[in-house]
Source information
A computed fold for a 109-nucleotide RNA from Aneurinibacillus danicus, annotated as SAM riboswitch aptamer (S box leader). It matches the Rfam family "SAM riboswitch aptamer (S box leader)". The literature on the family includes a 2010 paper in Structure by Stoddard et al., "Free state conformational sampling of the SAM-I riboswitch aptamer domain". It was read from a public genome assembly, where an Rfam model found it. The prediction has a mean pLDDT of 85.
C1' cells in the first nucleotide's frame, strides 16, 4: 500500500509508574473517561513468522511442544450497526448466513 493468503465469540493490571483530555477506525447508536480514559514504560496474554526440541516421513510436507527472537494484543463478539439474502412476524422488530469495511500476521510490490 484499493495486492495475495489466513485469522478475528478465547486470553491478558482490585490498587504498577509517567502524563493530563478526550477515546472506542469511519456512519448512526451505545459505551469508557479527573474514582485519570487515550498514549508511553513495566507487567501480562497469545502463538502469525523465525529459532530450538520431539513424532512421522527416503525426503519434503504435516503434527505436537517451547517461548529465545520479530511483530501483535492487553473494556464491551471487530462493542453493535452500515450492503444483500433467508427465516419468524399482522406489523414494528428479532435471528441466522454471506459480503463490504476494519485490525493483525506472513508473502509480495
Nucleotide at each position: 500500500c484499493g495486492c495475495u493468503u489466513a485469522u478475528c465469540g478465547a486470553g491478558a493490571g482490585a490498587u504498577g509508574g509517567u502524563u493530563g483530555a478526550g477515546g472506542g477506525a469511519c456512519u448512526g447508536g451505545c459505551c469508557c473517561g479527573a474514582u485519570g480514559a487515550c498514549a508511553c514504560c513495566c507487567g501480562g496474554c497469545a502463538a502469525c513468522c523465525u529459532g530450538c526440541c520431539g513424532c512421522c516421513u527416503u525426503a519434503u510436507a504435516g503434527c505436537g511442544g517451547u517461548a529465545a527472537g520479530g511483530u501483535g494484543c492487553u473494556a464491551a463478539c471487530u462493542c453493535c450497526u452500515g450492503c444483500a439474502g433467508a427465516a419468524u412476524u399482522c406489523g414494528c422488530a428479532u435471528u441466522c448466513u454471506g459480503a463490504a469495511a476494519g485490525a493483525u500476521a506472513a508473502g509480495g510490490u
The model forms 97% of the base pairs in the Rfam consensus.